Glycine riboswitch aptamer from a marine sediment metagenome, 76 nucleotides, folded computationally. The RNAcentral record of the sequence draws on MGnify. Rfam family: Glycine riboswitch aptamer. Its family is annotated with glycine biosynthetic process in the Gene Ontology. The model forms 90% of the base pairs in the Rfam consensus. The coordinates come from a structure-prediction model, not an experiment, and the mean pLDDT is 81.
RNA sequence: GUGCGGGAGAGACCGGUUGCCGAGCCGGCGCCGAAGGAGCAACCCCCCGGGAAACUCUCAGGCCCUUGAACCGCAC
Numbered sequence: 001g002u003g004c005g006g007g008a009g010a011g012a013c014c015g016g017u018u019g020c021c022g023a024g025c026c027g028g029c030g031c032c033g034a035a036g037g038a039g040c041a042a043c044c045c046c047c048c049g050g051g052a053a054a055c056u057c058u059c060a061g062g063c064c065c066u067u068g069a070a071c072c073g074c075a076c
Stems, first nucleotide, its partner, number of pairs: 001076006011029001013028006030063003036059001037057003043050002
């Protein structure tokens, strides 16, 4: 890396519109962190700089179901 399995959090809230009334689309505010991205501690270093995350930020992503999902297990 591939396949299989497990896998959290947060409104389907308001307005409009469509509708096969499941839900889709647009706008608004609120929220989540475990795709990705970014930031920093100790430490190293003359300076510059290097430097981890599940911590922090929330750009992206996500907030019915579904999908995705860091991480874990097994196999190749």